[in-house]
RNA sequence: UUCUUAUCAAGAGAGACGGAGGGAUUUGGCCCUGCGAAGUCUCAGCAACCAGCCAUUAAAGGCACGGUGCUAAUUCCAAUAGGUUUACGCCUAAAAGAUGAGAA
Numbered sequence: 001u002u003c004u005u006a007u008c009a010a011g012a013g014a015g016a017c018g019g020a021g022g023g024a025u026u027u028g029g030c031c032c033u034g035c036g037a038a039g040u041c042u043c044a045g046c047a048a049c050c051a052g053c054c055a056u057u058a059a060a061g062g063c064a065c066g067g068u069g070c071u072a073a074u075u076c077c078a079a080u081a082g083g084u085u086u087a088c089g090c091c092u093a094a095a096a097g098a099u100g101a102g103a104a
Base pairs, nucleotide, nucleotide: 001104002103003102004101005100006099007098008097013043014042015041016040017039021032022031023030026079027078028077029076044071045070046069049067050066052063053062054061075096080093081092082091083090084089
């Protein structure tokens, strides 16, 4: 990098360095940001995918010392298809993306 598969409405931030952008990409919208963006580091936390441990006939379940991941807003919202509505809008599915696990 590609493929397969599961999940994506919940949850969880402080400090130091840094110095203007950021919310994946494009377009539109809407937000965050010098009361300090991105990024890096430290510490803390969340979660429970994998591993581990406990329990169980098994499954469901529990724990949180390991490997990842995550800690504004639903994956911030829309874009494609379908349903519904006078309309605004709402609902479902897809596509794309993110993360884990497995494979090539």
Molecule: SAM riboswitch aptamer (S box leader)
Organism: Planomicrobium soli